[in-house]
Parts: sequence; C1' cells; structure tokens
RNA sequence: ACGUGCUAGACGGGGAACUGGCGGUGCCUUCUACCCGCAAUCCGCCAUAGCGGGGUCGAAUUCCUUCCCAAGGGCUUGCUCAGACGGGACUGCCGGCGUCGAAAGGCGUUGAAGGCCGGGUCCUGCGCGGCAGGAGCCUCCGAACCCCGCCAGGUCCGGGAGGAAGCAACGGUAAGGAGAUCCUCCUGGGUGCCGCAGGAGUGCCUGGCUGGAGCUGGAUGGCCUCGGUAAGCCGGAUGAUGCGGUUCGAAGGCGGGUGCGCGU
Repeated sequence: ACGUGCUAGACGGGGAACUGGCGGUGCCUUCUACCCGCAAUCCGCCAUAGCGGGGUCGAAUUCCUUCCCAAGGGCUUGCUCAGACGGGACUGCCGGCGUCGAAAGGCGUUGAAGGCCGGGUCCUGCGCGGCAGGAGCCUCCGAACCCCGCCAGGUCCGGGAGGAAGCAACGGUAAGGAGAUCCUCCUGGGUGCCGCAGGAGUGCCUGGCUGGAGCUGGAUGGCCUCGGUAAGCCGGAUGAUGCGGUUCGAAGGCGGGUGCGCGU
C1' cells in the first nucleotide's frame, strides 16, 4: 500500500409541552433515514438516563466534533398599527332654559300703546218655531141576534076597521181596523245665523269714546347654566404584520479527530 474478518458506533433530526431530570408514544416542523411489542386519567429509565427481541451497514462521502451558514419553533409591550371596554374635570360639536343687544319684516296720524264702555261667541232658564213619536179630529170599512132607524114576507090580537111585536134586505153607527194632508193637544232633544232675562268672562271677534306715537317681531351673535355626544384627551384586555432582543435549532459547508486482528 492492497485485500479480508470484527468491534466501537450508526440505521433520522429539531421545537414546545409533560417530567426532579432523560427518552419515547402524542402535537408542530424539517424531510425520507430498519422490523416487532409497551405507552398520556402515560410507558421505560437514572447524568453511563427508553426497556425487551430481531436484522442491515460498519473505521469512513456513512462515526465523533470546533467553526460558519441557516429552514423553523418558543419567549418578549422594546418599537409600529389596530383596538373591545372604561373614564370623562378640559378642548370641540349638538340641543334647551335664562339674560344682553338687536337686524330684516309687519301694522300705525285713513290714529299705536294704555284706559273706559257696548255687542257677539260661553252657561242657565223661559218663550216661539222646527223635527220625531203618540193621541184627538176627518174619510172609508165594519154587528145574523144580545145597537139605532125603517121594516117586504110571514106571525100575533080583533067580528071588522084597525093595531102590536118584529127576522131578512136597505141605511146609519159602537168596539175594532185602514188611510192621508191641514188643524188641536201631550211628550222628547248636544233641535234653531230666533226672541227675552239672568249669569260668567278678557280667550277670540267686533263697534264706539278717550289718548296722541308707537306697537309687534326677533335672525346672526355674546354671556351664564343644564343636558347630550365622545371627534380630540386618559387608561386599556386583546390582536396583527413587520422590525428588534433573547432562547433552542434540523439540513448543509470548510476543516479536524478516531480502533483491533489476519494475509499478501
């Protein structure tokens, strides 16, 4: 130097969580790197830190390791942005009361404000009218007999003359029914441009006398106060992406390190 057989060791890794600590199952991530059994109200170990059984590779591109780079995860109010919710003495905005001042407009010597008087509207009573209802009056119908008048026939009295009662029909009426205007009476009312009287009252309308120049109006705005709103302001759970800090860190890269035996 070459060949060959073994051993150490390797056959995925990482993060959070769990744990006294380590590893595993589970979750997340990277990625392709043996099999079987156990295992999250856990399974197995002890700084030599999975246990038990089996298999492959095996001293270097594969094992160990410094450094570099870096996917990704955790923590962090340090920055940036948003922000439920809470506060509301201050500024802003909106609205109301009061007050100051007062514009435009309107009325007014064809007479303002003020004062006095009257009338209407309002309430009550009476009267009148009207409406509604009822009754009377008027007309018509309406009684076999117990309503009236007149009574054919027939009946009765009488010697006769004559007389009497009286049904039907006819006419009229009672009770009752129907009808329709005027008229009379009774009753009623949220009846009426009605009349009379009493009352009420300045709210409105209207007329007159007096008076002799104002009356009305109230924008914009100022001040005070009250209320609302929460844009500014204060606090703030929470959230977002990005940056920052910190922590862990796969894969990868340059290097360094690391056995034993046999044969030629």
Molecule: Bacterial large signal recognition particle RNA
Organism: Anaerolineae bacterium